The RNA shown here (FMN riboswitch aptamer (RFN element)) has 114 nucleotides.
Its Rfam family is "FMN riboswitch aptamer (RFN element)". Its family is annotated with FMN binding in the Gene Ontology.
Its mean pLDDT, the model's own confidence on a scale to 100, is 84.
The model forms 97% of the base pairs in the Rfam consensus.

[in-house]
């Protein structure tokens, strides 16, 4: 270093300004945010996984194009777009709640294997 067992830690960000209104961080204009693994090169929008609901059978599961560089990028650069569970509340990706929860996964310890 590899495999197995076990213990343990970590493990999701974001409404600031203006407008309307009795009331909106929910509507309108501007703003802001981006879990985990993979992919020849760095990904919210490619391929998968997690998060939700459940009578535990299962159900649900969003979104990108054009140009440029390069051997190689739907991942970088430029431009213009788009997406975001459930319950509450003036209609919520950003507030409050389930949640001091769960969890993909990542790191570390110990034992053992080769």
């Nucleotide at each position: 270093g590899u495999g197995u067992a076990u213990c343990u830690u970590u493990g999701g960000g974001g409404c600031g300004g203006g407008g309307u209104g009795c009331a909106a961080u929910u509507c309108c204009c501007c703003a802001c945010c981006g879990g985990u693994g993979g992919u020849g090169a760095c990904a919210g929008u490619c391929c998968a996984c997690g998060a939700g609901c459940u009578u535990c059978g299962g159900c649900a599961u969003g979104a990108a194009u054009g140009g440029g560089u390069g051997c190689a990028a739907u991942u970088c650069c430029c431009a213009u777009a788009c997406c975001g569970a459930c319950g509450g509340u003036a209609u919520a990706g950003u507030c409050c709640g389930g949640a001091u929860g769960a969890g993909a996964a990542a790191g570390g310890g110990u034992a053992u294997u080769u």